[in-house]
RNA sequence: CGCGCCGGCCCGCCUAAUCGUGCGCAACGAGCCGGGGACCCACGUACGUCCGGGGUGAAUCCGCGGGGCCGACCCGUGGUAGGGCGAUCUUCCCGCCCGAAUCCGUCAGCUAACCCGGUAGGCGGUAUCGGAAGGAGUA
Numbered sequence: 001c002g003c004g005c006c007g008g009c010c011c012g013c014c015u016a017a018u019c020g021u022g023c024g025c026a027a028c029g030a031g032c033c034g035g036g037g038a039c040c041c042a043c044g045u046a047c048g049u050c051c052g053g054g055g056u057g058a059a060u061c062c063g064c065g066g067g068g069c070c071g072a073c074c075c076g077u078g079g080u081a082g083g084g085c086g087a088u089c090u091u092c093c094c095g096c097c098c099g100a101a102u103c104c105g106u107c108a109g110c111u112a113a114c115c116c117g118g119u120a121g122g123c124g125g126u127a128u129c130g131g132a133a134g135g136a137g138u139a
Base pairs, nucleotide, nucleotide: 010125011124012123013122014121018030019029020028021027031119032118033117034116035115036114041109052107053104054103055102056101061079062078063077064076065075066074067073082098083097084096085095086094089134090133091132092131093130
């Protein structure tokens, strides 16, 4: 000097997941997010049975192969509703990626008052920044 790896600061991305007090990964507060919960409305013959049903999340549905008593369900695979990225915003196009996981426990439509909970994690980094139109802002 070059390359690789690890860690810290800074900048940025996904996300509700940030900020403040605090020695603090404790605790509390603010902000943000989610759930429960009336009338009205919506849905529904009643009862029973059954593959229960429901929530967070973009993460749902379908085909094929295998397992399983058909199915439900599980594994693999190809698509897909939907979501994210390409370093300001919106729309369209192009390219790439994800399309998981988990909780409640037989119980939940909506829902004022009211009540409860969450605020984990995971990545990238100097590029004539993918293209076009529009907006906003500055002069």
Predicted 3D model of a 139-nucleotide RNA (c-di-AMP riboswitch aptamer (ydaO/yuaA leader)) from Micromonospora echinospora. NCBI's taxonomy places the organism under Bacteria, Bacillati, Actinomycetota, Micromonosporales, Micromonospora. The sequence is in RNAcentral, with records from Ribocentre. Its Rfam family is "c-di-AMP riboswitch aptamer (ydaO/yuaA leader)". Rfam 15.1 lists 7,607 matches to the family in 2,262 species. Gene Ontology terms of the family: cyclic-di-AMP binding and regulation of gene expression.